[in-house]
RNA sequence: GUUGAAAAAGCCAAACUCGCCGAGAGGCGGGGACGGAAAGCCACGGGCCUUGCUGAGGUAGCCAGGUUGCCAUAA
Numbered sequence: 001g002u003u004g005a006a007a008a009a010g011c012c013a014a015a016c017u018c019g020c021c022g023a024g025a026g027g028c029g030g031g032g033a034c035g036g037a038a039a040g041c042c043a044c045g046g047g048c049c050u051u052g053c054u055g056a057g058g059u060a061g062c063c064a065g066g067u068u069g070c071c072a073u074a075a
Stems, first nucleotide, its partner, number of pairs: 003072002011036002016031006034061001040067003045063002047059005
């Protein structure tokens, strides 16, 4: 560098639920695991969602992209 086949160490945590915050989408924390090889981080592009709609927000676990990174790595 490539790849995620086999393996191993650890990691994250959907639905649901409890508490708090928010008008809402939704967020944060506890419980909980459907899944994940970037399901770490970033709203610049497309999509979707909310609304107090010439505007302002949310979603990175919708896709693409950027960036950083654990383990292993046959051919």